[in-house]
């Protein structure tokens, strides 16, 4: 140097589940505040520990829970691809 993976940013793709019911305000819908029932898992969080590590320590899931979040569209969205920045490895 090529390249690699980690992190950040940009663009693109990206599932699931009630446009639920009642009250308030509101011209109506949606949104907002309060209450209620039913659901979803792929923000985050928590748990088991599949997995990882020669072993231990440690790390840790797309598994589970549903606190949070979400259940027309929009927004969001784990993850994937491309580009780019940064340091690390390469050394």
């Nucleotide at each position: 140097a090529a390249a690699g993976a980690a992190c950040g940013c940009a663009c693109a793709g990206a599932a699931g589940a009630g446009a639920c019911c009642c009250c308030g305000a509101a011209u109506u819908c949606a949104a907002c505040g309060g209450g209620g029932c039913g659901c979803c898992g792929a923000a985050g969080g928590c748990g088991c520990a599949a997995c990882u590590c020669g072993c231990c320590c440690g790390g840790a899931a797309a598994c589970g829970c549903u606190c949070a979040g979400g259940c027309a569209a929009a927004u969001g969205g784990a993850c994937u691809g491309u580009g780019u920045g940064c340091g690390c490895u390469g050394a």